[in-house]
Parts: sequence; structure tokens; C1' cells
RNA sequence: UUGGAUAGAUGGACAAACGCUUGCGAGUAAUUGUGAGAGGAAAGUCCGGACUCCGUAUGGUGGUGCAGUGGCUAACGGCCAUCCGGUGAGAGCCGAGGACCAGUGGAACAGAGAGAAUGUCCAGAGCUAUGAUCCUUUUAGUGGGAACGGGAAUUAAAAGGGGAGUUGCUGGAGUGAAAGCAGCUAAACUCUGCACGGAGCAAGAUCAAAUAGGGAAGCGCUUGAGUGUAACCAGCACAAAGCUUCCGGGUUGAUCGCUAAAGUUUGAGGAGUAAUCCUCUGCGUAGAUGAAUGUUUGUCUCGUAUAACUAUCAGGCCUAGUUAUAUAUGACAGAAUCCGGCUUACAGUCUAUCCGACUGC
RNA sequence: GCCCUCGUAGCUCAGUAGGAUAGAGCACAGGUUUCCUAAACCUGGGGUCACAUGUUCGAAUCAUGUCGGGGGCGCCA
Repeated sequence: UUGGAUAGAUGGACAAACGCUUGCGAGUAAUUGUGAGAGGAAAGUCCGGACUCCGUAUGGUGGUGCAGUGGCUAACGGCCAUCCGGUGAGAGCCGAGGACCAGUGGAACAGAGAGAAUGUCCAGAGCUAUGAUCCUUUUAGUGGGAACGGGAAUUAAAAGGGGAGUUGCUGGAGUGAAAGCAGCUAAACUCUGCACGGAGCAAGAUCAAAUAGGGAAGCGCUUGAGUGUAACCAGCACAAAGCUUCCGGGUUGAUCGCUAAAGUUUGAGGAGUAAUCCUCUGCGUAGAUGAAUGUUUGUCUCGUAUAACUAUCAGGCCUAGUUAUAUAUGACAGAAUCCGGCUUACAGUCUAUCCGACUGC
Repeated sequence: GCCCUCGUAGCUCAGUAGGAUAGAGCACAGGUUUCCUAAACCUGGGGUCACAUGUUCGAAUCAUGUCGGGGGCGCCA
């Protein structure tokens, strides 16, 4: 100088004018004074919780999620440490990393043959015209279990038939991801262990307004339809001229919940490798709902673009610097009950640590 | 806030308990036929199977995460 890896910060500043939402104060009111007013992701809604309500959520079946080991946390599929595996030249990065001797399934093409045997070719070795392998019969054994007897099959011996090679005894070859070996596959069914009641601020509470307490279908009236925010069964509670579904009708309001929160971490100290925790100190930071947080002007700065000049050079380009002009339409994006994470988007700028390559001394 | 579903050629769709060249119709291009066109017939091109990563010997298909599109759910009686 250049190429990477990891972690993090920033996401224009100031002033004026005109507005918007809101707390507090003044005023009968109109209005007015003063203070506050988007993000690192407010996003996606992918996880986990707080909070609220419902049959306090019991048993079984089913379902969903997680998965080395240890720790952190309110909790988690998050984070930290570490082992193992993969990958990269390295810094590093990635991993759904329990179990295919519990059972079931799957493996295209190629190959003789694909998880099961009717074992392909070559070489060696064995047995073979003193007749092998093979076929038939007999005898004995295995089969055979708690026990008795028998069959298929198989081993050995004997007898007969038949007439040339034969035998998974050993090694090799070819095909394929995998080949004589109970190998691979569970992000195949499944099994093991652990966790999970359900719904969600459209939770829920209070008040108010309006209408046709209408129509159809189905089920049922205690031997019980159905309801109880629960997929099915049981259990529990309630239960009747009632319940469910569809069509039709009305309202598309107000207040609370609502923001002080497992709050944040500026700074200091302590424990721990770290995530994180403890103590002191500081800060306490929007609550809108047809949904506020804006617009305009001026100045400055960073970046960018154009032009000129200087350095370099024979000259030009490039590069660096200076000056002038233009430009903030110059990123992603915008709270909606609140937190902790994850993931995704992000112009430009900056910082720290580490790994490589090249050049010079 | 909660939930469901889809993405394959320019268009409309097949293919989903994984198996290798991913198909069909219309459209497009060329040719045959015709005086010319249409129709008909023959041939051909065209695909990031939305994207990324993984599992597997092998992925359009399985898993996870993204991106984009579409749809449903209020209260009262």
C1' cells in the first nucleotide's frame, strides 16, 4: 500500500418563523405561559416472558417444541464457555451434534447381486476317471422348546445312479454413495429424555348509543341437545322452548388498561475466563387512536459532482492539495400494551483487535 | 394483535411418502403447403422450480430462515 476476519460507534449541527400531539400552570371562555415529543432496527411478527381473562386447567390419547457438556437469565429455539465434527492458507466461520444390535420403511441408474441371496469373472488353494460337485435311498446326529413324538431343512457315514469339472476356502476385478459386512438413512415413520392448559390490549373493566329480541335449516325438551375461549374421550359445573349454523338488522362511540418499566447504565468499585450478577452514583427519556413528532428560510460542516490552479510529468490521464460553484431528494426506515432476544434492510463516515499478500528500509 | 394460504417457461397449469434430460396447452421463431394470409403439419428456442443455507449418495419435492403476493378474524341483539 492492498485484500480479508471479528467487534463496535455514528446515522448532520445551530438559529428564526409557522404549525401538530401532550404534561403542568393561568383564565368563565376564546386563549396564553412553560416543559417534553421515534429507531438502531420503532420493521418482519420468528421465539420467550410480564400483564389480563377463561372450567384452578384432573386423568388418558393426540399434538407441538427442544436435544454433546456446563453455566447465565424472569424465560427462551437467546447468550457465554468448552468438547467433538465439518470447512478455510489463516484470522475465523458453520453444526436440528440423543437413539438405525426395539420395530417398520427407503436406496433411481449402473451392476451377476442393494441388505437378501440361486455368488459374476480372474488367480491361488482344496477335492476330482482310484469317479468329485450333483441326484436317490438307508442309518445316526442337529432341528428339539417345560416335555413326548413327527415333518421340512441340514451335517456325517454307507449303498446305488451319473460321467466332468467343482468348492461363497483365500485373495483380487468390475458397477456404485454404499458389496459378502446386521453398513447408510430418523430435516423417513418411530423410540428415549425434558418442557408445554388456552387465548390474546381486537386481552380485559366501566359507561353510553342504536335496532326488526326478524327469517331459514338442523338438533333437542331430563334415558338430556348443548354450553362452560380445551383437538378427542372420560371426569367436573351449568342446562331448557332451548341450542347451533346461515341470512338479515344495529353500532363502527367515550374513559380506564397506558406507560416508573424483570427500567436504563454516564461513571466508579467488586465477583466471574465470559455471558452475567452485586453495591454506590447519575438518568428517569412520546403515549398518539381518521393515529402527533412536521414544513420553510438562513448559516456552517462532512461527503459528492463540475470547473480552474498547484505538485508530479516532455505533455496528458491518474493521484494528492487549494480555491470557486451547486447540493441535506444525501441510507434503511417510522412508535401503537410493555420488555428480553433472533432475523432482515441500511448512503456515507469513524474506531479497535487479528490474519494474509506485495513493496521499501 | 391473531390466523390461513400461494410462488414451476411470456401466460395458464401438471409434477410433492426424494431418483437424475423438469413436462403440457397457448404464445414466440424457422420450415412445408399456398399466388399471399389464416388453418393444418414438422422442427426449434425459452426455466436461478421466488431466494439463501442445510439434511441426504441424490432436493422442484424434506427442514430452517428470508422475500413477495392474496385472504380471514371486532362489538350488540